[in-house]
RNA sequence: CAAGUUCAAUCUUGGCUCAGGAUGAACGCUGGCGGUAUGCUUAACAUAUACAAGUCGGAUGGGAAACACGGGAAAUGGUGUUUCCAGUGGAAGACGGGUGUGUAAUGCAUAAGACCUGCCCUUGGAAGGGGAAGAAUAGCUAGAAACGGCUGCUAAAACCCCGUAGGCUGAGGAGUAAAAGGCGGAAUUUGCCCGAGGAGGGGUUCGCGUCUAAUUAGCUAGUUGGUGAGGAAAUAUCUUACCAAGGAAAUGAUUAGUUGUUGGCCCAAGAAAAUGAUCAGCCACACUGGGACUGAGACACGACCCAAACUCCUACAGGAGGCAGCAGUAGGGAAUUUUCAACAAUGGGCAAAAACCUGACGGAGCAAUGCCGCUUUAAGGUAGAAGGCCCAACGGGGUUGAACUUCUUUUCCCAAAGAAGAAUAAAUGAUAGUAUUUAGAUAAGAAGCAUCAGCUAACUCUGUACCAGCAGCUGCGGUAAUAUAAAGGAUGCAAGCGUUAUCCGGAAUGAUUGGUCGUAAAGCAUCUGUAGGUGGCUUUUUAAAUCUGCAGUCAAAUCCUAGUGCUCAACCUUGGAUAGUUGGUGGAAACUACCAAGCUGGAGUACGGUAGGGGUGGAGGGAAUUUCCGGUGGAGUAGUGAAAUGCAUAGAGAUCGGAAAGAACAGGAACGACAAAAGCACUCUGCUGGGUCGACAUUGACACUAAGAGAUGAAAGUUAGGGGAGUGAAUGGGAUUUGAUACCCCAGUAGUCCUAGCCAUAAAUGAUGGAUACUAGGCGCUGUGCGUAUCGACCCGUGCAGUGUUUUAGCUAACACUUUAAGUAUCCCACCCGGGGAGUACAUUCCCAAGAAUGAAACUCAAAGGAAUUUACAGGUGCCUUCACAAGUAGUGGAGCUUGUGUUUUACUUUGAUGCAAAGCGAAGAACCUUACCAGGGCUUGACAUUCCAUGAAUCCUCUUGAAAGAGAGGGGUGCCUUCGGUAACGCGGACACAGGUGGUGCAUGGCUGUCAUCAGCUCAUGCCAUAAAGUAUUGGGUUAAGUCCCGCAAUGAGUGCAACCCUCAUUUUUAGUUCCAUUAUUGAGUUUGGAACCCUAUAUAGACUGCCGGUGAUAAGCUAGAGGAAGGUGAUGAUUGUGUCAAGUCAUCAUACCCCUUAUUCCCUGGGCAACACACGUGCUAUAAUGGCCGGGACAAAGGGUCGCGAUCCCACAGGGCGAGCUAACCCCAAAAACACGUCCUUAGUUUGGAUUGCAAGCUUCAACUCGCCUGCAUGAAACCAGAAACGCUAGUAAUCGCUGGUCAACCAUACAAAAGUGAAUUCAUUCCUGGGCCUUGUACACAUCGCCCUUCACACUAUGGGAGCUGGCCAUACCAAAAGUAGUUACCUUAACCUCAAGGAGGGGGAUGCCGAAGGCAGGGCUAGUGAUUGGAAUGAAGUCGUAACAAGGUAGUCGUACUGGAAGGUGCAAUUG
Repeated sequence: CAAGUUCAAUCUUGGCUCAGGAUGAACGCUGGCGGUAUGCUUAACAUAUACAAGUCGGAUGGGAAACACGGGAAAUGGUGUUUCCAGUGGAAGACGGGUGUGUAAUGCAUAAGACCUGCCCUUGGAAGGGGAAGAAUAGCUAGAAACGGCUGCUAAAACCCCGUAGGCUGAGGAGUAAAAGGCGGAAUUUGCCCGAGGAGGGGUUCGCGUCUAAUUAGCUAGUUGGUGAGGAAAUAUCUUACCAAGGAAAUGAUUAGUUGUUGGCCCAAGAAAAUGAUCAGCCACACUGGGACUGAGACACGACCCAAACUCCUACAGGAGGCAGCAGUAGGGAAUUUUCAACAAUGGGCAAAAACCUGACGGAGCAAUGCCGCUUUAAGGUAGAAGGCCCAACGGGGUUGAACUUCUUUUCCCAAAGAAGAAUAAAUGAUAGUAUUUAGAUAAGAAGCAUCAGCUAACUCUGUACCAGCAGCUGCGGUAAUAUAAAGGAUGCAAGCGUUAUCCGGAAUGAUUGGUCGUAAAGCAUCUGUAGGUGGCUUUUUAAAUCUGCAGUCAAAUCCUAGUGCUCAACCUUGGAUAGUUGGUGGAAACUACCAAGCUGGAGUACGGUAGGGGUGGAGGGAAUUUCCGGUGGAGUAGUGAAAUGCAUAGAGAUCGGAAAGAACAGGAACGACAAAAGCACUCUGCUGGGUCGACAUUGACACUAAGAGAUGAAAGUUAGGGGAGUGAAUGGGAUUUGAUACCCCAGUAGUCCUAGCCAUAAAUGAUGGAUACUAGGCGCUGUGCGUAUCGACCCGUGCAGUGUUUUAGCUAACACUUUAAGUAUCCCACCCGGGGAGUACAUUCCCAAGAAUGAAACUCAAAGGAAUUUACAGGUGCCUUCACAAGUAGUGGAGCUUGUGUUUUACUUUGAUGCAAAGCGAAGAACCUUACCAGGGCUUGACAUUCCAUGAAUCCUCUUGAAAGAGAGGGGUGCCUUCGGUAACGCGGACACAGGUGGUGCAUGGCUGUCAUCAGCUCAUGCCAUAAAGUAUUGGGUUAAGUCCCGCAAUGAGUGCAACCCUCAUUUUUAGUUCCAUUAUUGAGUUUGGAACCCUAUAUAGACUGCCGGUGAUAAGCUAGAGGAAGGUGAUGAUUGUGUCAAGUCAUCAUACCCCUUAUUCCCUGGGCAACACACGUGCUAUAAUGGCCGGGACAAAGGGUCGCGAUCCCACAGGGCGAGCUAACCCCAAAAACACGUCCUUAGUUUGGAUUGCAAGCUUCAACUCGCCUGCAUGAAACCAGAAACGCUAGUAAUCGCUGGUCAACCAUACAAAAGUGAAUUCAUUCCUGGGCCUUGUACACAUCGCCCUUCACACUAUGGGAGCUGGCCAUACCAAAAGUAGUUACCUUAACCUCAAGGAGGGGGAUGCCGAAGGCAGGGCUAGUGAUUGGAAUGAAGUCGUAACAAGGUAGUCGUACUGGAAGGUGCAAUUG
């Protein structure tokens, strides 16, 4: 440091997710030991019980108990000692301990200023003299209690007075104003009082720092300041009277929300971000609210008073209480401990001290809650035992890994000893019989958790079958799951492991370090300009910023570092260092800033030219259009894809003349001009803004940008008044259409125009903010100068300003941009942070309205996007080709029949094939068989294979029963080989494994096949190019049937397909001679001799290659015409058929995985069915006749088949039968070829056409012809007279037509299929259109690829949310009422020991009353906020709902933005704009 995830693939933008670390954690499974730390994060909810703040008799009066002493007769009293006690008094209780409610500053952090201070430390001084009372107690007494009341007595370090010191007030003066003793025999000691200084502590003020929201913009009345008075430890509007009207705020006041804060902790490379448990500092609080008292200190956690709520006691009059102290309880919650022991240590309170108190603290207990350490063995056995799991296939292999032997004892167990911490002269140990040490015995007591598709280390089997389930993201599961569950194994960590939650990181997805903004999110519509930010050159000043020296401070702990102590570590501990927008004080002066003085280059002004649809007002003009008037004229016109509505004989349209009106300004005209943008064009003219060039006079930085603010701002729209020719939302009508609220047509209102106001938005776009500088060029255009040149104008060169184009470097994701930057830099402003929800809701501002501006959240998804690539597609373009169309020809579709299919039927009508590419197809042949189906009858190791056992050879014959299969009985026969044991083949019986399946899945497969398509394509290596997907080659110019060939070219080559090689046909030759026969003989006959010329057969050759000539073409490839030739440009035909597409077809050819059946889904048999029959479709046959039909005799083939066969001749009316010659075939047979030619008849008729259907009688094959075969004869004689829409084949020996043969087949069955031959045409102008295909190019939102994608309403389910008559809470402020406790003040209302006077009275005190203020409470109208609400609005989501088809291709009317109208809905239309 990265990784996964958008795509068919790529790059990029961008979000989501993971790997790391952490925690006061919780949950699940598991759990040996020790050390150390931590432990209610929630209800600042309520709290039973015990404890947590007591102490001092050496301050004091008094009391109690015990002991001792002596006296006493005793009771009892006295004295002393010790211990204890309520009260008076003192100091403490304001510390320690807890919690985090409140608080956005009365807080905290940091740096400073003046002020107060009990105990403590240092130091100086003083302590003289008087006085009065009242607790306890005693008596009486009220009350349930709590708690009191009255009378009498008394002490003090309690209280009071006088004197003096000292202090304070600027001095003087004057005023004010202290004390206390105790213990002790004494020294001594300890208190008290007044000063000075210190330490520690505290109050207060100020600078700087300290969360979010502007959908919180105005706030403030003691408020800001002053004077007088008061008050305080002190400053101060702290309080009060008067005066002034200020004060703070866009550098965010006020308001609202949230919140203790810091050292630190966690994370991070750091900057940051997040957090504020334990420990430590500060603050705030103590049931809620208010208040004061005492005191050095409190407005006081375990004090007081009042009010409210709650709980408890009560004798109902009245009282008591406050665990956010330590334990503990209830409750809440996912969740957090013992009602422990001890003051031994440390610390604290009081005390002279001993001591006493201390739930602080030191310890133990509970909890794997965290961190750290240790163990659960070690060596061999093992070159691997058993079992498990897996692979294999009966040979075994792989993996896991033991028993056993030997050693050790950390730990566990047991026994003995046994601390430090204790500071001392001694005593004192909770922890603790703990740590530790030693001895003993035994491998003995001690391993789990999660994961194993990728990210991410680790793989197999079985079950399950989109179910159950998993899941952090991508995703997995639909019968062969490394993703579910289990098992075996493996990996990781380990007394823990995993999950969940939260934080930081990765995330440069908030960017100071460190991001962007043409098209991905993002430049304001444009300009002016305020604050602010930034700012040219030279020289001074200052020292704010900056740099630097010095000292201070930033508590300790933590972190870091060098060490130390626990065996190590965690942990503890010593020293050091670090740490900054920090305050102070010196220094430097380059840069920024400040001060001052200059400069001219930036910027302005003046001067002289100049271009222009720049703006605004006025005047004028012609063409066109429409309307009106008049003339001519006479039937249509207008409009469309085609029509219709419309206009027109009441005279349209057309044409001529005249008149009127409004709007817009042809050509010139141009990536030409001008303007800030919007925008601006007939001509002339008044007024007026800006630019630019020249020369270089003048000012002297006057500049740039610009939040708020202001101005302008297309079209549409709006208000008022005009105007209204054309056009034209809405609307009406006509068409189109399933519909057509549209596209098209005929009309037509608002609007469009003008004047005066609004509105403030557009794809207001270069989708590109403004300014300045720099960085190669080429080619134009506009404006204006200069040089050269000339008589002058051109030409040529060049400067400035503008406007285009192309391109280097550079930049960019790419596309592209490129001196007019999207390059290199600086300054300023606006804006962006995943998609949707949404530019929506609420709120506010503006507006006449429409609306505009500002602008969220809940919820939801894992993507949404940009650019480019390759396919595919297009009702896109171009080129080429094809019986594709066209031109022809014969048919199909109509009839009857044949055959196949669908549908229907059936017990069964077995099954597959279904657009082309299923349907006379699998099937080259279903009466049984076939056969897979149905019914019935049967078998169960089986009809078939292998193994084993027993038995018999086997074959064969007969009988009974049965539909048959089968069942039963009998007879005959004993073979071959042999090592004499047996054994092969066969039959029968039995056994265990198994056989068997035309059962399922062709979407698990192999193989085979179809199709596009005999279309010309499909690829590879190397190179080059691009970040890459990819491209190039393979594109281009020609040419071809062809990616065939040629040329060119960053490509060069190669493979495959094409072509060729192969078969057949066409010609010649060689060889051979069964066939053959010209010549010569011969016969009934090529019969025989002979011949080998011809025909033929079959073998080997030859031949054709654009080779030759002319033309053409680029001189090429080739094309065209011709000669020669049997054949000419692939001579004709067949076979051969690339890469792929269709999850195409086939598990029923075969093979095969998995699943299923196993007395059955196997096997055997009989019969039936596959042949049904309303109908629909396909392939065919026969016809409808005269180019014909019937009859008669007569001709001419090729190829093929034949011994379980073909079968001649002869005989029998036919089919056929009998006899049976020849032939294993160039020999014999099938075998007759037919159309045809000749001749007769028929004469246009449902016929001498046509032959269906039916009857009768025969024949053949077969075990068998009923369901259900073929054939023959006689008779019967149906439809049909050339066929609608539609649509098929065919380009030459082809179509058409005529017969012949073969395969299948035990036999019978051919209108089908396959093949060979006979006769033998017509047409092709051409590529506009239709179909299919190929190549290039354009577009794309498609990639499952147009059978794609995708939008909206409606309906349903569910979710969150806005409005809503309202309703119910909470908070806040304001005004008023009433007012507890309480304080200053006031008060002769009452009362009073100390002092004065001493007589009255006074000073002072107390009570009462009054009293500003004042909490809870009440009331009123408000503000903010939360919940809820009949109902209503839109939104999101949801495998298979409805209506349409708006968008993506020219998406079938190009799309889109703004605006207006309109429609079920997407949408449509008008106006202006844009190209995305």